[in-house]
RNA sequence: UACUUAUCAAGAAAGGUGGAGGGACUGACCCUACGAUACCUUGGCAACCCAUAACAAUUUAACUCGUUGUUGUGAAGGUGCUAAUUUCAGACAGAUAAGUU
Numbered sequence: 001u002a003c004u005u006a007u008c009a010a011g012a013a014a015g016g017u018g019g020a021g022g023g024a025c026u027g028a029c030c031c032u033a034c035g036a037u038a039c040c041u042u043g044g045c046a047a048c049c050c051a052u053a054a055c056a057a058u059u060u061a062a063c064u065c066g067u068u069g070u071u072g073u074g075a076a077g078g079u080g081c082u083a084a085u086u087u088c089a090g091a092c093a094g095a096u097a098a099g100u101u
Base pairs, nucleotide, nucleotide: 002100003099004098005097006096007095008094013042014041015040016039017038021031022030023029025090026089027088028087043082044081045080048078049077050074051073052072053071054070055069056068057067058066086093
């Protein structure tokens, strides 16, 4: 960079730097000098990966282990997120995670 799968109506902010735009795109509608976006620090949210338990399937002669799925629990670690339903509508759209490339 590209592809695949899943999710996107819940949830979660303070401080510092800095100084004008920002909310991906188009239109709308919003946020913003009572300081946006961004970056840094410290928190927090969530549960994709992860850990763990039960059950089912699969493997096996049978079990254990393994693999897959469902459900519950947890939050040490890897990401992510922390205005507004992905802000709303649209589109061969976007974002995030996991895997492959």